[in-house]
Molecule: TPP riboswitch aptamer (THI element)
Organism: Gammaproteobacteria bacterium
RNA sequence: AUCGUCUCUCUGGGGUGCCCUCGGGCUGAGAUAAACCCAUUGAACCUGAACCAGACCAUGCUGGCGGAGGAAGCAAGAGACGAACGGCG
Repeated sequence: AUCGUCUCUCUGGGGUGCCCUCGGGCUGAGAUAAACCCAUUGAACCUGAACCAGACCAUGCUGGCGGAGGAAGCAAGAGACGAACGGCG
């Protein structure tokens, strides 16, 4: 110096529901937080969907739907690890 994997930075994508006595409560990583999650190895997220089944005070709360369709890096820089090449014997 090269390749691969991982992490970080950068860049970009995404969601923000239900109930109530309005103070709060439930689920969740996150319920408008500069926080969280995701970026083609793509279930982050959207369409289907005012969907279906089961729970719940209620709700995409859980499962199905879903070997369905879409969806944002062919990245750049830094670091760690490994491999190979090279050198020596």